[in-house]
């Protein structure tokens, strides 16, 4: 850098997802070494132990043990030395070291600045003198559990006070007036005191930047400033009295909410974004809140005092006690180390110093927590070993990998030598680094992934199960997404999840988006503040540039270089820190002062247009009421009714009045007007506005956060008015239902006046201004001009079309911009929750406005393209409907199905396109199902071992239901290389053999179906970013994408025509079995001739809009006509395009995988597929008279016949039965052909009809009971033309009559064919129903059997309200007042200094106890806020499996939707009013 994921494809748009880095992390699985670094992010949670600040004896007195010295009454005593434990005094403890809990500014960065202090250091001057009272420690001695502390006595000082002095110092009224000191030791020095002045530190004040929230807009009363005093080290409401009423706020104050700042770090091209661990710098804190001592600094982590919780110790009287210093324990928690070692080295305290202290520090230790770095071995090695996995069986990988063989030893390991850090000495780290030697490849590799993104593929198991998954998604039996192997693939002591963070994200767009339809212009205007702003000239220098000086701490980041072997780390140099501050210079813009123009902006004349606005007033149509006249039954009213009006006179029509509303034509794409909006006339007031000609004013301007006004329809108030129209409501109808569409009726309303509301598809869904940028046409209102009087040329401003250049995602816009540019407002950031909650503001209400989150989805969306669909449109076509004709549904019966039964009714077909289908023929067989018996290498194929010589035909018994068993007569192997070789048969064994066992959503072939319809594509080209288009559309013509003409298209191909059978004519050829005109000739084309005819079956011919008219565009064609047997595709057949229907079929056949193997396989016997309340499809007979029965009688074609068809004769009423001629069939047979004619029967359940049922019988067949045909005699059912609906037919056709074959031992109303006679009808395309082509609309695209809406029912989630309740914060008032300063006071006590007595007292001053006052911490009581947690019930909201209702939208979605109001209703939703076109 990108990349997945919205669609059937596309382009946007627009969000969710990945791939990259990082990290004080942490979880899984794993782990060889070394360097450098980090290491409680949580409970500022609570700690047990240790140790984390002491030091000075050169401030002081005392003074243990020990040693000296001398005394000794021998117990010990004095002096001295020494220094322990303490004690007065010093300095230190205010620094090091922790945390981030508080702070959003008393703070932290930065640049400045004046009103200050500074112990210990540093430099300079000066001093350094005289007295004085005490206290600890110590002794006694009392209190006590302890902590402690009490009383009397002694004592020192560098502790304490006094005096003196005063170069500088400090007060001041200028005249004065105030203030210091310390000393040790021994002779060198150290201290001490003022002052000055530096250095370091520290304290104040200013400017600027420094997080979110406006659902915090007003805050504030020492506040805000000013005089005067107190106070501090210093300024200052910092405090205090008095005076004044300010200060702070939309450039966001108060208030909440969050949070330590920064240097920096991570990301990132950069700008920006998150973050502030380590390090540094700064600030705050030390249990929690408040206090002040002391002090040079503190309100002080390891110092005090006091409240307050919490630990702990007690004798219960009272104490102690604060780890957010370092180790460390508990507990939180995903998660974070040793109760190390040493002051050796850098610092610090204290000391003159020696030296003590030192959890700071320097180093170990744990932890792969990170970053660096190294090994885990290296060459050679094909028989391509073995083993694994895999396979299409051959191979393929694994793989030069192993092994073998020839080499090094880095790092561990083992021995040995040993630093630097240290300048003399002293090294914790450490016997460490390091370097030499040794040994042996020896001791060291996992971890994640392999469907797309994203690098890497196959077996297996599993079967929407287990499971995976960052997004999309995968699993429903052939899973490269799950799980296990193999292979592969990345990164490696690590590698994967997981959480945050930037990135990608131009998805908050400064750099860098947008807003006509995707999220987006506030309904419109005026206008404050700001923003921004015409031509010139002077000045000025704030912005702005250059330049120069300061500061930007160090560390870190870049760059050049060094030092550890490298490297990470470290060190030294440079750059950089893009910022502020000062100072100088420039002056082009911008700004700011001044002047001066006129091209913007306004002003005055002129004359014009106009439904602009407001008030009077006046008018005609037409509705409706009311009175009267003519009249008389209907009249509304609808899709069709009804409710309703009307005989008490409706409508209808005449004439008269009353009232309210709105103004027909004029009326137009037209005008006006900021928008909303505005329409009859006239007047009166009044607002813009365009045009055109001078003066005139001189930037007076544009836009506009807040603001203020106006602003359609509904809709409140109050008064008034009300014809018609009309929410609600009442009926009447549709409807399954109709709370609606339609109809009668009707209140609010609509009308006025005045007053709220303040929203609308307030829409060009297009903000307001300005200036550029090609045209052509229409139209409105001014001006000039021409004159040819025409619709004429021209310019301003206005309203619409059209169509370059440019833009857009497209659709479109395109001088009225959505184009090129400037200025300003306003809005957006996925979808839903939801324009809703809370909360504010407005409103009389409705209600508006302002505007969240949770939680949920991976898309939601725009435009445009192919289809597909519409109860959208054009055009066209089919027995599609119409015109007919006959049928089915009604009856009986066959026949197939569903359902019920069943041991089992075996199985498959299910709208069209399953149902007289698969099946051209189930009594057994068939057969696949049942129920009993039986077999197991098998009832069938093939191999292989080993065995035998068999089989097979035939005879006859037993045993059984039979399969089969057990027994019997007779015949009896074949070739042959002579080898048990071969071929056949049989046992036994093992391979296997078998399935009509499952899936037809695992195939394959084969069919059906849309459809006898005209379509389906393809190359090249051109046109769209792109899907795609175009070509195939478009005028004409057709049965046809059949053809012709036209065009950005040219040409192809699969259909379609033809090509092939077959009827109808003719011709030749051939004439047997067929034929017969002539000639003979028979009973008879029988026979002889005959080749004319009719037949037959080869070959030809023939039809092509050829030919005339006439329409058409002179074409394609169409219509009529001639000739002809046939005319316009001549009649029928075959032939069936891309593709639909996971359409049928594993049970025709073949097949993958899965299932069964003494059985799901194989034989049998006997059932059963035939079963019956019922339903339903297709047929047959029929209800008669165009019939029925009798009778006579002629005319067919196709075909079938050797297990056969049978003439003919004989028997039998007949089915048939005997007999036999003929015939492999142009011969013979089957064979009668039937409706036709005659004659009868006369309108009925019959002489219709023929179903049940009895009895008798024939016929196949092994067998006719479940279950077969037929014959005779009986017997006579239902049915008298069939209801909603529904089927087939368009000519030799429907109708109708027969007759033939297949299949078959036997069965045909079924099914394929075949002649017979032989109609009717067609205006036409309005409708149904199916197609085809263009079009035009979607919210469909598994495509309308599509989508998709709402209530209710049930689970489950977050969330509002909610009577309360329970914390937290904060405000105010009261109240209480501990500790502490500070002010009073101070009768009690009292060393220092004063007076004063006298020998010790008494007064003063000072001080202390107490005591009082205000201030003030915790508590306490009342109020009020914010806020958090719960809370019975409730309110919508989301999401769930295939739950209810009903159909609201998407097509004209069946009533066009939709947006605001307003009522209504189970729900979506109706309905009124006004608006939109989406």
């Nucleotide at each position: 850098a990108g990349a997945g994921u919205u669609u059937g494809a596309u382009c946007c748009u627009g969000g969710c997802u990945c791939a990259g880095a990082a990290c004080g992390a942490a979880c899984g699985c794993u782990g060889g070494c070394g360097g450098c670094a980090g290491g409680u992010c949580u409970a500022a949670c609570a700690c047990a132990u240790g140790c984390a600040a002491g030091u000075c004896g050169a401030a002081c007195g005392a003074u243990a043990a020990g040693c000296c010295a001398c005394c000794u009454u021998c117990g010990g005593g004095u002096g001295g030395u020494g220094g322990a434990c303490a004690g007065u005094g010093g300095c230190a403890g205010a620094c090091g070291g922790g945390u981030g809990a508080g702070u959003a500014a008393u703070g932290c960065g930065u640049g400045g600045g004046a009103a200050u202090u500074u112990a210990c250091c540093c430099u300079a001057a000066g001093g350094u003198a005289c007295a004085g009272a005490a206290u600890a420690a110590c002794u006694a001695u009392c209190u006590c559990a302890a902590a402690a502390g009490g009383u009397a006595g002694c004592u020192a000082a560098u502790a304490c006070u006094g005096u003196a002095u005063a170069c500088g110092c400090c007060c001041u009224a200028c005249g004065g007036g105030g203030g210091a000191a310390a000393g040790a030791u021994u002779u060198a020095u150290u201290g001490c005191c003022u002052u000055a002045g530096g250095a370091c530190a520290a304290g104040c004040c200013c400017g600027c930047g420094u997080u979110g929230g406006a659902u915090u807009a007003g805050g504030u009363u020492g506040u805000u400033g000013g005089u005067g005093a107190g106070g501090u080290a210093a300024c200052g409401g910092c405090u205090c009295a008095c005076c004044a009423a300010g200060c702070c706020g939309a450039c966001g104050a108060u208030c909440c909410a969050u949070a330590g700042c920064u240097g920096g770090u991570c990301u990132u091209a950069g700008a920006g974004g998150a973050c502030g661990a380590u390090c540094a710098g700064c600030c705050a804190c030390a249990c929690u809140g408040g206090g002040a001592c002391u002090g040079g600094a503190a309100c002080a982590c390891g110092g005090c005092c006091c409240a307050g919780a919490c630990u702990c110790c007690u004798a219960c009287g009272g104490g102690a006690g604060g780890c957010a210093g370092c180790a460390g324990u508990g507990g939180a928690g995903a998660a974070u180390c040793u109760u190390g070692c040493a002051c050796a080295a850098u610092g610090g305290g204290c000391g003159a110093a020696a030296g003590c202290c030192u959890g700071a520090u320097g180093c170990a230790g744990c932890c792969a927590u990170g970053c660096c770095g190294c090994g885990u071995g290296a060459g050679u090695g094909a028989a391509g070993a073995a083993g694994g996995c895999u396979u299409u069986a051959g191979g393929g990988u694994u793989g030069u990998a192993a092994a073998a063989c020839u080499c090094u030893u880095u790092c561990a390991c083992u021995g040995g030598u040993g630093a630097a850090g240290a300048u003399a000495a002293u090294g914790a780290c450490g016997g460490u680094a390091a370097c030499c030697a040794g040994a042996g490849a020896a001791g060291a590799a996992g971890c994640c992934c392999c469907g797309g993104c994203u690098a890497a593929c196959u077996c297996c198991g599993u079967g929407c199960c287990a499971g995976c998954a960052g997004c999309c998604g995968c699993g429903g039996u052939a899973a490269c997404a799950c799980g296990g192997a193999g292979g592969g693939g990345g990164c490696u002591a690590g590698c994967g999840u997981u959480g945050u963070u930037c990135g990608g994200a131009a998805u908050u767009a400064c750099u860098g988006g947008g807003c006509g339809u995707a999220a987006a212009g506030a309904g419109u205007a005026c206008g404050u503040a700001g923003g921004c702003g015409g031509a010139u000239a002077u000045g000025u220098a704030a912005g702005u540039u250059a330049g120069a000086g300061g500061u930007g701490a160090a560390a870190g980041c870049c760059c050049g270089g060094a030092g550890c072997u490298c490297a990470a780390c470290u060190c030294c140099g440079g750059a950089a820190c893009u910022g502020c501050c000062u100072c100088u210079a420039a002056u082009a813009c911008u700004g700011c002062a001044u002047g001066u123009c006129u091209a913007g902006a306004g002003u005055c004349u002129g004359g014009a247009a106009g439904a602009g606005g407001u008030a009077g007033a006046u008018g005609g149509a037409a509705u409706u009421c009311c009175c009267a006249g003519u009249g008389u039954a209907g009249a509304g009213g609808u899709g069709a009714a009804a409710u309703u009006c009307g005989u008490a006179g409706a409508u209808a029509u005449u004439g008269g009045g009353a009232a309210g509303a709105a103004c027909a034509c004029c009326a137009g794409a037209a005008g006006c007007g900021a928008a909303g909006g505005c329409g009859a006339u006239c007047u009166a007031c009044u607002g813009g506005u365009a045009c055109a000609u001078g003066a005139c004013u001189g930037a007076c301007g544009c836009u506009g956060a807040g603001g203020u006004a106006c602003g359609a329809a509904a809709g409140c108030g109050u008064g008034g008015g009300g014809a018609g129209a009309g929410a609600a409501c009442g009926g009447g109808a549709u409807u399954a239902g109709a709370g609606a569409c339609c109809c009668c009726g009707g209140u609010a309303u609509u009308c006025c006046a005045c007053g709220c509301c303040g929203u609308a598809a307030a829409c060009g869904a297009u903000g307001a201004a300005u200036g550029c940028u090609a045209g052509c046409u229409a139209u409105c209102g001014g001006g000039c001009u021409a004159u040819u009087g025409a619709c004429g040329g021209u310019u301003c401003g206005g309203u619409g079309g059209u169509g370059c250049c440019g833009c857009u995602a497209a659709c479109g816009c395109a001088u009225u911009a959505a184009g090129c540019a400037u200025u300003c407002c306003g809005c957006c950031u996925g979808g839903g929750g939801a324009g809703u909650a809370c909360g504010g503001u407005c409103g009389c209400a409705a209600g508006a406005u302002u505007a969240a989150a949770a939680c949920u989805c991976a898309a939601a969306g725009g435009a445009a393209u192919u289809g597909a669909c519409g109860g959208g449109g054009g055009c066209c076509c089919g027995c599609a409907c119409a015109a007919g004709c006959g049928g089915u549904g009604g009856a009986g019966c066959a026949u197939g199905u569903g359902g019920u039964u069943u041991a089992a009714u075996u199985c498959g077909a299910a709208g069209c396109a399953a149902c007289g289908c698969g099946a051209a023929g189930a009594a057994c067989c068939u057969u696949a199902c049942c129920a009993g018996c039986u077999c197991u290498u098998g009832a069938c194929a093939u191999c292989u071992a080993g065995g035998u010589c068999g089989c097979g035909a035939u005879u006859a018994g037993c045993a059984g239901a039979g399969a089969u068993g057990c027994u019997u007569u007779u015949c009896u192997c074949a070739g042959u290389u002579c080898g048990g070789c071969u071929g056949g048969a049989c046992c036994u064994a093992g391979a296997c053999a078998g399935g009509u066992g499952c899936u037809g959503c695992a195939u394959g072939g084969c069919u059906g179906u849309c459809g006898g319809a005209a379509g389906u594509u393809c190359g090249u080209g051109u046109c769209g970013u792109g899907a795609g288009a175009u070509g195939u559309u478009g005028g004409g013509u057709u049965a046809a994408g059949u053809c012709c003409c036209g065009c950005a298209a040219c040409g192809a191909a699969c259909g379609a025509a033809a090509c092939c059978c077959u009827c109808a004519u003719u011709u030749u050829c051939a004439g047997u079995u067929g034929c017969c005109a002539u000639c003979a000739u028979u009973a008879a084309g029988u026979u002889g001739g005959g080749a004319a005819c009719u037949c037959u079956g080869g070959a030809a011919a023939a039809a092509c809009u050829g030919c005339c008219a006439g329409c058409g565009a002179u074409a394609a064609g169409c219509u009529g006509g001639a000739g002809g047997a046939a005319g316009g595709c001549g009649g029928g057949g075959a032939u069936g395009a891309c593709g639909u229907c996971a359409a049928g079929u594993c049970c025709u056949c073949a097949u993958g995988g899965c299932c069964c193997u003494u059985a799901c396989g194989a034989g049998c016997u006997g059932g059963g597929c035939u079963a019956c309340a019922c339903a339903c499809g297709u047929g047959c007979u029929a209800c008669a008279a165009u019939g029925g029965c009798g009778g006579u009688u002629a005319c067919a074609g196709u075909g079938a016949g050797a297990u056969g068809c049978a003439a003919g004769c004989c028997u039998g009423c007949a089915a048939a039965g005997g007999u036999u001629a003929g015939c492999u069939a142009a011969u013979c047979c089957c064979a009668a052909a039937a409706a036709a004619c005659c004659g009868u029967c006369u309108c009925a359940g019959u002489u219709c009809g023929g179903a049940u049922u009895g009895c008798a019988c024939u016929c196949u067949g092994c067998a006719a009971c479940u279950c077969g045909a037929g014959u005779g005699c009986a017997u006579g059912a239902a049915g008298u033309u069939g209801g909603a609906a529904u089927c087939g037919c368009u000519a030799g056709u429907a109708a109708u009559c027969g007759c033939g074959g297949a299949u078959c031992a036997g069965c045909a109303u079924g099914c394929c064919g075949c002649g017979g006679u032989g109609a009717a009808u067609a205006c036409g395309u309005u409708c149904u129903c199916g197609g085809g082509c263009c079009u035009u609309g979607u919210a469909c695209a598994c495509a309308c059997c599509g989508c998709c809406c709402g209530u209710c029912a049930c689970a489950c989630c977050a969330u509002g309200g909610g009577a309360g309740u329970u914390g937290a914060c904060c405000u105010u008032a009261c109240u209480c007042g501990a500790a502490g300063g500070u002010g009073g006071u101070g009768c009690g006590c009292u060393a220092a200094c004063c007076c004063u007595u006298u020998a010790u007292u008494g007064g003063g001053a000072g001080g202390c106890a107490g005591c009082c006052a205000a201030c003030c911490a915790c508590g306490g009581u009342a109020u009020g806020g914010u806020u958090a947690g719960c809370g019975a019930c409730u309110g919508g909201g989301g999401u769930g499996a295939a739950g209810u209702c009903g159909u609201a939208a998407c097509a004209a979605g069946g009533u066009a939707a939709c947006c605001g109001u307003a009522g209504g209703u189970g729900a979506a939703c109706c309905u009124g009013c006004g608006g939109u076109u989406g």

Background:
Predicted 3D model of a 1478-nucleotide RNA (small-subunit ribosomal RNA) from a Paracoccaceae bacterium. The source organism's lineage runs through Bacteria, Pseudomonadati, Pseudomonadota, Alphaproteobacteria and Paracoccaceae. The RNAcentral record of the sequence draws on SILVA.